[in-house]
Predicted 3D model of a 1515-nucleotide RNA (small-subunit ribosomal RNA) from an Elusimicrobiota bacterium. Rfam family: Bacterial small subunit ribosomal RNA.
C1' cells in the first nucleotide's frame, strides 16, 4: 500500500502406550411435534401427510355519457268517463334483463408433473408480435340488410330447446377517398458474415372508419401509418441431481429441395432425394426432484435446505380438442371421453375449494364458516360510484424473535419446620415473620391522536366529506405487594451431593455404563447447578469429521500398488529465435431487479420489527492494452530418445540329436531265510528262492559334482552336452536423424501349481481308495501299497504369500564394503598389485522420512508427470444381474442386519510338549517309611431329634481342640424366666429392708411357696451422699449372617535373592538404563567393564543356644585328700559343673590358578576353616488365602427370643472312603534272670521315699522335699538260659469273668489291674513320602493341658549308619533370550458342525399389483382436407383421447419348501489356530471327511530351534 476480525475439543479398543480407525458427546439451526408449566406486549409464523373427497357463503364484474325496450317516481298533458280511476304523450330523477364495448390470460391458490432452453446467467432475434397507456403525422364521407331482447306457438320433470313476426346501435356488410401501410414491376446510394438491411426517388394494384355527451368551448371514442415504453414469443453458449449391476441408441430419425402451416425462424407438418445424426467429457434407459434471489452452518472452502417474502416456470378432478380474443389452447369459459358426487317424472341432466373462511378424511402436526374497502392496489366508468377473501385490520395457537415483569431496603433469637449429622453442630437462610418504601404490570375514573390525502364543490381566495382497526396506542389520577414460576440436571464426558428405599429386581442409558444389600448412575427426599415463561425430549440439517481431504487424507506391515508387459484415446513434455494473443494479467463499460447479508444515518421509550444511503457478490459480456510463463504456427539446436559401427557375459527362448549315473521291471547265473520298516509294531514280500550280489536287456523320468544371497529374463521363470534358428542387456568409439520423449482408462498379450478336453506316454513319486498302526475315538500325522495327475502333442483355463505384501519414468541428496560384466590409466619383459571409470547385483550405513519396526543413490528422502486402488469390523469378495469358461469356476459387485470396536508397531509381565546358564533330598545314588492287616484318630459320605460350628491341592484331613462322661457346649428334646443370668446410664421409690444361716413341700433341676434364727456397710455434726434392693425408661443380651465391608493376627510362594527409588540419559511414548555384560558367590556376594552416580527394603552381620580355652564364683554341685559300712562330716578349688565375663576365625598366613581383580583350590596352624552346627529373624507383593465361633469392629437380622436358667441326650453313631499314626508280621527277634550308663524338665489341692498289705492295678501310711539339698526302675545295651521258622514261646486285636482308681456320677462314654480267648496279619499291586551326620533309623524319659483320661503333641538325651557318578530326565526356583492372537495372564484364548429361540436376507413351483415397449384393432370431440350446397350445414377422409386384444421388459408385494448369515443362555461333538500350539502356519488349486479340518501338487515367511556357509559391522 491493500486486504484481513477468522479455526477450541472430549469419551470411547489396551495391563500400559504410540499409531490407524470407527463410534458418540459439547455449539447453531427448524413451517416443527410430544411431556410438564403458564403474567402482559410489540413483529412475524401457522396442512411438510390425501395435486384426498367437499356441504354452505362469499372471491370478476363494470358501462344506459354505444342501443332498442320495459319497469319505477314526480310534474306536466290529452283521452275515456264512474272526479279520481284507466290508458296515452312529453320532461325529469333512477332501476336493468338483452345487444354492444372493456375486464374476465391479471389479481389469488398449489408444486402433482417436468433432469428440459423448465430455470439461472450472458448473448441474439437482419425471423417476429403486441389491447389499454404515451409521442408524432393523417382522417372520421355516403350507403345497406338484419339478429337479440319483445310478442306468439309448441317441445321437455327439469335442464332447456324450437316455429314464426317486430325492432335499435360504437353489432354486422357495401361504396368512395389515402400516406412512408401491404403486393407488383423496374432502380440509385450505403451497410452486412449470409439469407439481407437502411435510406432515397418512380408506376400499378389492395385496404379504413361511429358515434356518444356538452354549458357549443370542448371532451371521450373511432379508423389508417410512424415511433416509444412496457409486455409476450424464438434462438444460442455456459451452469447446476443421482445410478455403467443401463452400453449402444435414432426411422421424421440427422441433412437437402419444394410446399403448407405460424405473429415468427425451424421436420413444426407433408411429398421426394440423400443415409445421416447422438454416444465412455456418458447417450439411450432407470429413480429422484419444480428451478433461482435466497435460508441454515461453517473460519473459510463447502455441504444441507427451496417453508414465509420476491422472480421464473407447470397445473387446475384425469385425460384429448379447439373456439373467442391483442393476449389462452382459459382455476370460478366452451365440447368429448373417463373416473366420482348429486338431482330425475328413468327418457335425461348438473358439478369440479391446489381462491378466503369452513367439514370430513389422513396424520405427531398446522388456526375464524371474522370486521371492513378508512388506506395500499386493480378492472369497468366522462365522472359519481360500483366490485374486489388482493390488501387492510381483527380473532385463534408460547410456533418463533424481542422486551417487561412476578417486587425493593432493613431484619439474627440465626425462630418453626425439613433434611443431615461425628450428636459437638452444619444446611434450608436474611430466605421467612416482622418494619419501612415503590406501582412497571393489574383494577377503576378521566382525557385522547396519527394513519386523510387524493376526491367533490368552487366566485380560484377557498370550502366540504371520509377511519375497518378503535375510545385502540399514549397521557393523567386514585387504590393496593396487591393478579403473575417453572422445568431440566446433578457417576465421567458437564457446572451441581447426600441421606432413605430397593438388591441384576424395579429401573437407567447419548458414549462409556450402573443396579448381585453399605448404589453420588434405579425411585424418593433434601440440598445444589443450568435456564426461565419456559424447559426438556424426539426427529432432521450442517458444524465437530483433514471421517471422500480443491484449499486439506492417504496405500512395505494398519484399509488401499491391477501378477507382469506391449500399446490406443488422454494427460503431461529439451534447448533457442520469432510471431500470434486462446489460457493468462491488466483499465474501462454493460449487467448480475427488489427484498435479504454487512456497514453508515434514522422510526416506533428500548430491541425484535421498519425506512434511507453504501459495499459485497458472476468460470457474465463487450472493449482497449501487456507478453514473462502456457497453448498455436515457423524455423533452428543436440543434452532426451533412437539408427549404424566394433566388442561382450549369460540355466533368455524354439526346434533337433547325443551322452552318463540312480531307481523299477524282465532274463540268466550265485546264494539261503529271512527282507522290509517303525518310537515300538505290523499290513507287505518272501522256500513256486525273496532281500544281498554279479552280467545282460527294456522304459520312462530328471539332470549330482562344477553351484555360489553367481547369472538371465517384462513377470511366470529359466540347469546334462552339441548343433541350428532367434530375442533383449552393456561396454567403447566416431558418425547419422533432430524431441522422434513419460505415462497410460478402455484394448490386446504373456501369465507358477492345480484343474478339463483329445490323442500319447506311465520309470519313480503320488490326491483319492485299501489295509496295518497309534488313539478314547483318528475319516490324520507314522507304515506298506496304490488311481487319476505328474512327462509329451494340440486346445482350454486364468488364478497364487503371482511378494520387496513396496506402480512406471525423470532429476537431485555423505560415504564403505562384497560379488558380476565391460573400458582406461600407472607399472611391468608379462601376470598380479594398486588407481579411475560405466552397468547390474546384496551388505552395513550419515542427512532426511517413519506410529514405531524400519527405509536410507536398487529410498519407504526431496521434487515432477501419469495410471491404480483405499474410507470402521462382521455380512461378503457373498447375493442378484452382466460379460467370460466345456466345467470346475473366473471378473465386474451390492444391500439389509449386527457390534463399538476390528486393526498396526512397540512395552511389560506371564506362559511355551522355545533355546541358553544356575539352583534346591528336584532326579539319581543310598537308608528307612506309607498305599495290604488290626487297632487309635481325624476327615467324607451316610443316618439321626441332634450328631454344633469352622478348615477343602500343594498351603484341609493326630487341623481350632495342651486333652466332649456333667461342665466345656455353640447341637437336640423337654420344663423354666423376659429390663433379664452378666455389665451399665438416667429418674423415681425403699429402710426389720438388703444381706447371710436354716426347717418343710413340690419337682429331673432350674424354681416356686415356706419355717425358725442373725442382721447392718462408707463418708458426714446433720441435711444428706455413695452403695444395695424395687419400678420404670433409654436399651441389654447374641458361638445369629456377611473373612466379598474391616482391623489385627496367621499361612503359603519362601530363608527364594529378589523388590524398588532419587538424579542424569535414552525414547513422541507405554517404559528402558542402572538391575544387562565378563567372572564369581549360599546370596543384585563381590570384582571388572559399562551412560550412568548414587541410595532404600531384602542378603549378610549384630541376637540366643551349642563347640575350644581364660579369668572369677564355689552351695544344695565337684572329689586329687582325712573320718565313716553308709548316710553323712572335715577340708580343697586344681577337675567336672554352674553362672557372669572375655579370648577365639579373619582366606589372617602360605603353593598353586585367576586378569597383578573378586574368588577357587591345596597346605600349616587350630578345639573349630571358608556363612563351624542350629535358632530367632520372611524384602516388594501373590493367593477377594485362612479367622465376625480368640479378640475388636461397620452394616443387616432378633428381643415372652436367634436372648437366659436346667435336667436328659448329643458332639463317641457306622454298609463305605480317604488323611495321619501306633502295634506287628518276628530270630540283628521273643521271653526270663543278672548287671550297666542320661538329660530337658515337674512338683503344695503338689510330688512322695523306706516299710507293710494286694498275683496286679492299687491301698495303708507318711520320712524328706517350695527343690543342682527330697521324690521317678531310663530304654535300646551287657551277660547267661530257653524258644528253631511255625501262624509259632510271633502278633497281640476282639470277647468273658473278676478287680483298681479319679470323680456328684463311668450305662450311653473314661483309664488301668488279673485270669481266660487268642483275630488279621508271613513285609505289603498301581502309587507315593521323607532323610545328607550326630543326620536317617532305632530306644527309652520329662512337660503343656489335666479330677481322671496321650498311640497325638512340645522338648529331651542314649545308641548312630549307609550314599551323593552326576544334572539327560520328573518337580519347584533364580538370571538372560525368543515366539505370542494371552493380560481374570495356559485351569488363557479359541474354530467349526449339530441342537434350541429369535432376527434380516437370498432362491424357488406360482400368484397379485404398478409403469412400459412393440404390434394390431377401435376411434369421441376438434381443427385441417374434400365433396356437395348461396349458406346454416351435410357426408367422406387424415391425424388422434380413453378403450380392446396379443406378445414383452422392468419395478414392487405375498408364498409351500429351501440356502447359507447374524445374534443370544452356563446346550453336543471334537481341539483346528495363537509357543516348534504338540504334524510349522499361510496362499491358489483338486480330491476326500460328523464337524472344525486332512491330503497331494506348486509357492511365501507373516515360521520357532540347532548347526553350517556366506556377507557385513565393531575392536
Nucleotide at each position: 500500500u491493500a486486504a484481513a476480525u477468522g479455526g477450541a475439543g472430549a469419551g470411547u479398543u489396551u495391563g500400559a502406550u504410540c499409531a490407524u480407525g470407527g463410534c458418540u458427546c459439547a455449539g447453531a439451526g427448524u413451517u416443527a411435534a410430544c411431556g410438564c408449566u403458564g403474567g402482559c406486549a410489540g413483529c412475524g409464523u401457522g396442512c411438510a401427510u390425501a395435486a384426498c373427497a367437499c356441504a354452505u357463503g362469499c372471491a370478476a364484474g363494470u358501462c344506459g355519457a354505444a342501443c332498442g325496450g320495459a319497469c319505477u317516481u314526480a310534474u306536466u298533458u290529452u283521452a275515456g268517463c264512474u272526479u279520481g280511476c284507466u290508458a296515452g304523450g312529453a320532461u325529469a330523477a333512477g332501476u336493468u334483463a338483452g345487444u354492444g364495448g372493456c375486464a374476465g390470460a391479471c389479481g389469488a391458490g398449489u408444486g402433482a408433473g417436468u433432469u428440459a432452453c423448465a430455470c439461472g446467467u450472458a448473448a441474439g432475434a437482419a425471423a417476429c408480435c403486441u389491447g389499454c397507456c404515451c409521442c408524432g403525422g393523417a382522417g372520421u364521407g355516403g350507403g345497406g340488410g338484419a339478429c337479440a331482447a319483445c310478442c306468439u306457438g309448441c317441445c321437455g320433470a327439469a335442464a332447456g330447446g324450437u316455429g314464426g313476426g317486430c325492432u335499435a346501435a360504437u353489432a354486422c356488410c357495401c361504396c368512395a377517398u389515402a400516406u412512408u401501410a401491404u403486393c407488383u414491376c423496374a432502380u440509385g446510394u450505403c451497410g452486412g458474415c449470409a439469407u439481407c438491411g437502411a435510406c432515397g426517388a418512380g408506376a400499378g394494384a389492395u385496404g379504413a372508419a361511429a358515434g356518444g355527451c356538452c354549458u357549443c368551448g370542448g371532451u371521450c371514442g373511432c379508423u389508417c401509418c410512424g415511433g416509444g415504453a412496457g409486455g409476450g414469443u424464438c434462438u444460442u453458449g455456459c451452469g447446476g441431481a443421482c445410478u455403467a449391476u443401463c452400453a449402444g441408441c435414432u426411422u421424421g430419425u440427422u441433412g437437402g429441395u419444394g410446399a403448407g402451416g405460424u405473429a415468427a425462424u425451424g421436420g413444426c407438418u407433408c411429398a421426394c432425394c440423400a443415409a445421416g445424426g447422438c454416444u465412455a467429457a456418458g447417450a439411450c434407459g432407470g429413480u429422484u426432484a419444480c428451478c433461482c434471489g435466497g435460508c441454515c452452518u461453517g473460519a473459510a472452502a463447502g455441504g444441507g435446505c427451496g417453508u414465509a417474502c420476491g422472480g421464473g416456470c407447470a397445473c387446475g378432478g384425469a385425460g384429448g380438442c379447439a373456439c373467442u380474443g391483442a393476449g389462452a389452447c382459459a382455476c370460478g369459459g366452451g365440447c368429448c371421453u373417463c373416473a366420482c358426487u348429486c338431482c330425475u317424472a328413468c327418457g335425461g341432466g348438473a358439478g369440479g375449494c391446489a381462491g378466503c373462511a369452513g367439514u370430513g378424511g389422513g396424520g405427531a402436526a398446522u388456526c375464524u364458516u371474522g370486521g371492513a374497502c378508512a388506506a395500499u392496489g386493480g378492472g369497468g366508468g366522462a365522472a359519481a360510484c360500483c366490485c374486489u377473501g388482493a390488501u387492510c385490520c381483527a380473532g385463534c395457537a408460547a410456533c418463533g424473535c424481542u422486551g417487561c415483569g412476578u417486587g425493593a431496603a432493613g431484619g439474627a433469637u440465626g425462630a418453626a419446620g425439613g433434611c443431615c449429622u461425628u450428636c459437638g453442630g452444619g444446611u434450608c437462610g436474611u430466605a421467612a415473620a416482622c418494619u419501612u418504601c415503590u406501582u412497571u404490570u393489574c383494577u377503576a375514573u378521566g382525557g385522547g391522536a396519527a394513519g386523510a390525502a387524493c376526491c367533490c364543490c368552487u366566485u380560484c381566495g377557498g370550502g366540504g366529506a371520509u377511519g375497518a382497526c378503535u375510545g385502540u396506542a399514549c397521557c393523567a389520577u386514585g387504590g393496593g405487594a396487591a393478579u403473575a414460576a417453572g422445568c431440566c440436571c446433578c457417576g465421567g464426558c458437564u457446572a451441581a451431593a447426600u441421606a432413605u428405599g430397593u438388591g441384576c429386581c424395579a429401573g437407567c442409558a447419548g458414549c462409556c455404563g450402573c443396579g448381585g444389600u453399605a448404589a453420588g448412575a434405579c425411585a424418593u427426599a433434601u440440598g445444589g447447578g443450568g435456564c426461565g415463561a419456559g424447559c426438556g425430549u424426539u426427529a432432521c440439517u450442517c458444524g465437530g469429521a483433514a471421517u471422500c481431504a480443491c484449499u486439506a487424507g492417504g496405500c512395505g506391515u494398519a484399509a488401499a500398488g491391477c501378477a507382469c508387459g506391449u500399446g490406443u484415446a488422454g494427460g503431461c513434455g529439451g534447448a533457442u529465435a520469432c510471431u500470434c494473443a486462446a489460457g493468462u494479467c491488466u483499465g474501462c463499460u454493460g449487467u448480475g431487479a427488489a427484498a435479504u447479508c454487512u456497514c453508515c444515518c434514522g422510526g416506533c421509550u428500548c430491541a425484535a420489527c421498519u425506512g434511507g444511503g453504501a459495499g459485497u457478490g458472476g468460470u457474465c459480456a463487450g472493449u482497449g492494452g501487456a507478453a514473462a510463463c502456457u497453448a498455436a504456427g515457423u524455423g533452428u539446436c543436440u543434452a532426451g530418445a533412437g539408427u549404424u559401427a566394433g566388442g561382450u557375459a549369460g540355466g533368455g527362448g524354439g526346434c533337433a540329436u547325443c551322452g552318463g549315473a540312480a531307481u523299477u521291471c524282465c532274463u540268466g547265473g550265485u546264494g539261503u531265510a529271512g527282507c522290509g520298516g517303525u518310537g515300538a509294531a505290523a499290513u507287505g514280500c518272501u522256500c513256486a528262492g525273496a532281500u544281498a550280489u554279479c552280467a545282460g536287456g527294456a522304459g520312462g523320468a530328471a539332470c549330482a559334482c562344477c553351484g555360489a544371497u553367481g547369472g538371465c529374463g517384462a513377470a511366470g521363470g529359466c540347469a546334462g552336452a552339441u548343433g541350428c534358428c532367434u530375442g533383449g542387456g552393456c561396454c567403447u568409439u566416431a558418425a547419422c536423424u533432430g524431441a522422434c520423449g513419460c505415462u497410460g482408462a478402455g484394448a490386446c498379450g504373456u501369465g507358477a501349481a492345480a484343474g478339463c478336453c483329445a490323442g500319447g506316454g506311465g520309470a519313480g513319486u503320488a490326491a483319492a481308495c485299501a489295509g496295518g498302526a497309534u488313539u478314547a475315538g483318528a475319516u490324520a500325522c507314522c507304515c506298506u501299497g496304490g488311481u487319476a495327475a505328474u512327462c509329451c502333442u494340440g486346445g482350454c483355463u486364468g488364478u497364487a504369500a503371482a511378494c520387496g505384501a513396496u506402480g512406471a519414468u525423470a532429476a537431485c541428496u555423505a560415504g564403505g564394503u562384497a560379488c558380476g560384466g565391460g573400458g582406461g590409466g600407472u607399472a611391468u619383459c608379462g601376470a598380479c598389485c594398486c588407481c579411475c571409470u560405466c552397468c547390474g547385483c546384496g551388505c552395513c550405513g550419515a542427512c532426511g522420512c517413519u506410529a514405531a519396526c524400519g527405509c536410507a543413490u536398487u529410498a519407504a528422502g526431496u521434487u515432477a508427470u501419469c495410471c491404480g486402488c483405499c474410507u470402521g469390523g462382521g455380512g461378503a469378495g457373498u447375493a442378484c444381474g452382466g460379460c467370460c469358461g466345456c466345467a470346475a469356476g473366473g471378473u465386474u459387485a451390492a444391500a439389509a442386519c449386527u457390534c463399538a470396536a476390528a486393526u498396526g508397531a512397540a512395552u511389560u509381565g506371564a506362559c511355551g510338549g522355545g533355546g541358553g546358564c544356575c539352583c534346591g533330598c528336584a532326579c539319581a545314588a543310598u537308608c528307612g517309611g506309607u498305599g495290604g492287616a488290626g487297632c487309635a484318630u481325624g476327615u467324607g459320605g451316610u443316618u439321626u431329634a441332634a450328631u454344633u460350628c469352622g478348615a477343602c491341592g500343594c498351603u484341609a484331613c493326630g487341623c481350632g481342640a495342651a486333652g466332649a462322661a456333667c461342665c466345656u457346649u455353640a447341637c437336640c428334646u423337654g420344663g423354666g424366666c423376659u429390663u433379664g443370668a452378666a455389665c451399665a446410664g438416667c429418674u423415681a421409690g425403699u429402710g426389720g429392708u438388703a444381706c447371710c444361716c436354716u426347717c418343710g413341700u413340690a419337682g429331673a433341676a432350674a424354681u416356686a411357696c415356706u419355717u425358725g434364727g442373725g442382721g447392718a456397710c462408707c463418708c458426714g455434726c446433720a441435711a444428706g451422699g455413695g452403695a444395695g434392693c424395687u419400678a420404670g425408661u433409654a436399651g441389654a443380651g447374641g458361638u445369629g449372617c456377611u473373612g466379598c465391608a474391616u482391623g489385627g493376627c496367621u499361612g503359603u510362594c519362601g530363608u527364594c535373592a529378589g523388590c524398588u527409588c532419587g538424579u542424569g540419559u535414552c525414547g513422541u511414548g507405554a517404559g528402558a538404563u542402572g538391575u544387562u555384560g565378563g567372572g564369581u558367590u549360599a546370596a543384585g556376594u563381590c570384582c571388572c567393564g559399562c551412560a550412568a552416580c548414587g541410595a532404600g527394603c531384602g542378603c549378610a552381620a549384630c541376637c540366643c543356644c551349642u563347640g575350644u580355652c581364660c579369668u572369677g564364683u564355689g552351695u544344695u554341685g565337684c572329689u586329687a585328700c582325712c573320718c565313716g559300712u553308709a548316710a553323712g562330716g572335715g577340708a580343697g578349688g586344681a577337675c567336672u559343673c554352674u553362672c557372669a565375663g572375655g579370648a577365639g576365625a579373619c582366606u589372617g598366613c602360605u603353593g598353586c590358578g585367576g586378569a597383578c581383580a573378586a574368588c577357587g583350590u591345596g597346605g600349616a596352624g587350630g578345639a573349630a576353616g571358608g556363612u563351624g552346627g542350629g535358632g530367632a529373624c520372611g524384602a516388594c507383593g501373590u493367593c477377594a488365602a485362612g479367622u465376625c465361633a480368640u479378640c475388636a469392629u461397620g452394616g443387616c437380622c432378633u428381643u415372652u427370643a436367634u436372648g437366659u436358667c436346667c435336667a436328659g441326650g448329643g458332639c463317641u453313631a457306622c454298609a463305605c472312603a480317604c488323611g495321619u499314626g501306633c502295634u506287628a508280621c518276628a530270630a540283628u527277634g521273643g521271653c526270663a534272670c543278672a548287671c550297666a550308663c542320661a538329660g530337658c524338665g515337674u512338683g503344695a489341692u503338689g510330688c512322695a521315699a523306706u516299710a507293710c498289705c494286694g498275683u496286679a492295678a492299687g491301698g495303708u501310711g507318711g520320712a524328706g522335699c517350695a527343690a543342682a539339698u527330697c521324690a521317678a526302675u531310663a530304654a535300646a545295651g551287657u551277660g547267661u538260659g530257653c524258644c528253631c521258622u511255625a501262624g509259632u514261646u510271633c502278633g497281640g486285636a476282639u470277647u468273658g469273668a473278676g478287680g483298681g482308681c479319679u470323680g456328684c456320677a463311668a450305662u450311653u462314654c473314661g483309664c488301668c489291674c488279673u485270669c481266660a480267648u487268642g483275630a488279621a496279619g508271613g513285609u505289603g499291586g498301581a502309587a507315593u513320602c521323607g532323610a545328607u551326620a550326630g543326620u536317617a533309623a532305632u530306644c527309652g524319659c520329662a512337660g503343656a493341658u489335666c479330677a481322671g483320661c496321650a498311640g497325638g503333641c512340645u522338648g529331651c538325651g542314649g545308641u548312630g549308619a549307609a550314599u551323593a557318578c552326576g544334572u539327560u530326565c520328573c518337580c519347584g526356583g533364580g538370571c538372560c533370550u525368543u515366539g505370542u492372537a494371552c493380560a481374570c495372564a495356559c485351569c488363557g484364548c479359541c474354530c467349526g458342525u449339530c441342537a434350541c429361540a429369535c432376527c434380516a436376507c437370498g432362491a424357488a413351483a406360482a400368484u397379485u399389483c404398478a409403469u412400459u415397449g412393440c404390434a394390431a384393432c377401435a376411434g369421441a370431440a376438434g381443427u385441417c382436407c374434400a365433396u356437395g350446397g348461396c349458406a346454416a350445414c351435410a357426408u367422406g377422409g387424415c391425424c388422434c383421447a380413453a378403450g380392446u386384444u396379443g406378445u414383452g421388459a422392468u419395478g414392487a408385494g405375498u408364498a409351500a419348501u429351501u440356502g447359507g448369515g447374524g445374534u443370544g443362555a452356563a446346550g453336543u461333538c471334537g481341539u483346528a489356530a495363537c509357543a516348534a500350539g504338540g504334524u510349522a502356519g499361510c496362499c491358489g488349486u483338486a480330491c476326500c471327511g460328523g464337524a472344525a479340518g486332512g491330503u497331494g501338487c506348486g509357492g511365501c515367511u507373516g515360521g520357532a530351534u540347532c548347526a553350517c556357509c556366506u556377507c557385513c559391522u565393531a575392536u

The organism belongs to Elusimicrobiota, within Bacteria.